[in-house]
RNA sequence: UUAAUUCUCUGGAGAGGCCCGCUUAAACGGGAGCCGAAGGUGUAAGGUGCAUUCAAUGUGCCAAUCUCUCAGGCAAAAGGACAGAGCCACAAGC
Numbered sequence: 001u002u003a004a005u006u007c008u009c010u011g012g013a014g015a016g017g018c019c020c021g022c023u024u025a026a027a028c029g030g031g032a033g034c035c036g037a038a039g040g041u042g043u044a045a046g047g048u049g050c051a052u053u054c055a056a057u058g059u060g061c062c063a064a065u066c067u068c069u070c071a072g073g074c075a076a077a078a079g080g081a082c083a084g085a086g087c088c089a090c091a092a093g094c
Stems, first nucleotide, its partner, number of pairs: 001092002007086005018031004033074003039070001040068001042066001046062007
């Protein structure tokens, strides 16, 4: 002098407590409707590596809160991308 991941605390949206089956909720089975901010799919501005004839072209990788709605979710609770703060420091570097 010192960051990231993890961890801790705080904030954190959207969408029917939908209908039927024994039916408050949940679970299970069936039926339609919706949401996007766990995760995931696809794609892109852009970035980056390699090759070649080094202008350019080709090729691989990274990349979204966009997209899809697989998963997940649609009262509360839980979860929650992301943001802020803290710890890690009896450590590491100089």
A computed fold for a 94-nucleotide RNA, annotated as Glycine riboswitch aptamer.
The sequence was found by an Rfam model in a public genome assembly.
Of the family's consensus pairs, 89% are formed in the model.